[in-house]
The part of an RNA shown here (large-subunit ribosomal RNA, domain IV) has 328 nucleotides and comes from a Candidatus Nanoarchaeia archaeon.

Context: one part of a larger RNA
Order: sequence, then structure tokens, then C1' cells
RNA sequence: UGGGGCUAAAGGAAAUCGGCAAAUUGGUCCCGUAACUUCGGGAGAAGGGAUGCCAGCAGUAGUAUCUUAACGAUGCUACUGCUGGUCGCAGUGACAAGGAGGGGGGGACUGUUUAACAAAAACAUAGCGGACUGCUACUCCGAAAGGAUUAGUACAGUCCGCGACGCCUGCCCAGCGCAGGUACCUGAAGCCUGGGUUCAACCAGGUCAAGGGCCUGCUAGCGGCGGGGGUAACUCUGACCCUCUUAAGCAAGCGCAAUGCCUUGCCGUUUAAUUGACGGCUUUGCGAACGGCGUAACCACUCCCUCACUGUCUCUAGCCCCAACCCC
Repeated sequence: UGGGGCUAAAGGAAAUCGGCAAAUUGGUCCCGUAACUUCGGGAGAAGGGAUGCCAGCAGUAGUAUCUUAACGAUGCUACUGCUGGUCGCAGUGACAAGGAGGGGGGGACUGUUUAACAAAAACAUAGCGGACUGCUACUCCGAAAGGAUUAGUACAGUCCGCGACGCCUGCCCAGCGCAGGUACCUGAAGCCUGGGUUCAACCAGGUCAAGGGCCUGCUAGCGGCGGGGGUAACUCUGACCCUCUUAAGCAAGCGCAAUGCCUUGCCGUUUAAUUGACGGCUUUGCGAACGGCGUAACCACUCCCUCACUGUCUCUAGCCCCAACCCC
């Protein structure tokens, strides 16, 4: 010096990105236990008390002996309890062995994952919606033969999206996409007819599939969801009106957010002091299955606060073990 371990006055997170690490708690029995809730939970909530040893007594269960008509008596074992006593600072005396609570965000949950820097809010999931598919199915693998799905049959199989549950999921089919229809238009080669060629090539016309045009439908398909001006008897604001314009002009809900540049927004609570946290406001932010908003339970997730506790710190110190190191 490094590694491992123990202790520490007073203070108690002032340390730090952050209580990281450490400390606290800890078993069992008894009492007791809130909001909220999907009535299961939450819950070991929280919080409080007890715990050794000795002696006596009572009860329960078992068993052995004695005994009885039935009972019962005595001994032993296990357990439960009561009373009295006794020692220590301390009785789950060592070992083993939860710190607790409150409020936000995310994901419903158990699960899965970057073997060897990421365990998560990512993936999955029940559940919801949609598309294709009548079986020699759709879909997938293969050049093919053939194979998987499946020795299954629409309560099935494949694909796509969302992601428990609760309340819900608005408007737009103009664009792109998909599906259907289509009197008519367009539409290649081929074929037919004519021209042309001693044969051809070639030229023109006709016929003509899919597709396109055109029409319709479909948004839990890809996606999209305005601007200007005026107006109420203080002011402000604008229910209301006018106008341009669109396929339709963001309706519910939420909102400075894991989303807000300005921004440390403004107000309140929390602190002595807060770029933090929570609650509220919100005119240009998000926005409804690329789901919207809530939600008990759960989480080695993430943020904030409180209690307890501590060498994290004020501010270091001492001790033990190992290694290194020094000497022989």
C1' cells in the first nucleotide's frame, strides 16, 4: 500500500449523481393492524408485549401396568397452560434470521431477453379487433419430387395490430393501399382481313386478357383531423356572427408530461434555503387498438419525501487476519 474483518465520543446523510456501501430489523408465540380494493387482497401492514433456568399444579393426546359391571389409579412420553421462585447488561444469549412507511411515473400480473459491459419501461402473455382459408385449404420450405401446418377441418389453421380489467375508442375514402363493379375509353403479342413481298420481312385496319381510366365500398387499412376578422354596459375574455378554405377541420380524456423549445413557465404545498417532488393552471402540447384515460395486486424498474439506523460524512483513529514489502 492492497484485500478481508471488528470498534468508535458528539452529531446523524451535513457525504454523494443517488443512503452506493454499511448499519438497523430479524426466529417463534400473543395482542393489534389504515387508506384503497377487482372483496381475493392490502398484511408479516404499521405498532406493542413475551421468550432462559428451577419447582409445583392443571389440562389434552398416546402408551404400559394394576383394576372395574362401567368407571378409575399409578408410571412414562409428547403437547398446551397457570402459579411461585431464581441469575445476568442481555434468555430465538452462539448459528440461522424482513428495516419500515407515504406519494408520483412505467409496465396489469407469473414469465422471457442482449451466453461474456444492458433484466428494463424492451419481448411475451391471457384478452380485444382485423385479414386470408371449404381442405389436393390458406400460409410456409424446396429447382422438383416432396414436406411442415395435419394424420388437424372454420369453436380450425395461418398472418397482422393492440395488450389484464374498468370507462371508452369521435370526424375524414380527397391522396396511397385493398376489394368489388364497369354501358363506355385505353390496352401487348397472337389471330383475322387488306396492302406489300417471285417467299418473307414490313405496313394498315379489326379482334383483344390482366391492368389502368371511371364508379362504389373498406380506416382496430397507410394515413389526415385549418386560417382571418368582429362581437357582452370598466377592462379582459368571447357563448355569438362574418369570411376564405378542406376529404374532414382534434369531439372525449389527458397535459410544462419518459412528450413543452422558450423553461428554473405561473400559482400553491414540501425546505431556513429546492433547476427537485407533489397538486393546480395551460392558446396550439398529447390524443383515442402505431390505442386514449383510469386502475387493486405485482416489480433486483424509475423519481421524490418521512421515520429508524448508521464511519457515507464533519474527521478521522485504533485493533485483528492475509498478501505485498523489509531482513536473514
Source information:
The coordinates come from a structure-prediction model, not an experiment, and the mean pLDDT is 83. RNAcentral holds the full RNA, with entries from ENA.